[in-house]
RNA sequence: GGGCACUUAGCUCAACUGGUUAGAGCGUUUCGUUGACGUCGAAAAGGUUACAGGUUCGAGUCCUGUAGUGCCCA
Repeated sequence: GGGCACUUAGCUCAACUGGUUAGAGCGUUUCGUUGACGUCGAAAAGGUUACAGGUUCGAGUCCUGUAGUGCCCA
């Protein structure tokens, strides 16, 4: 330098053929339970879906560019 894949919550990941309010587990906080901690139960907070633009009535999803990570080729 060329090609391919990936980027969604603090972490690991879902989200089907573009459609109504983007979810799960772990973690965090609060409450209950306990003498206390843990376990267990209940609830809550937490998201510019990497960034910018485009298409569309509607984009996490499609298209373009940029950035980052990984793999392959040279």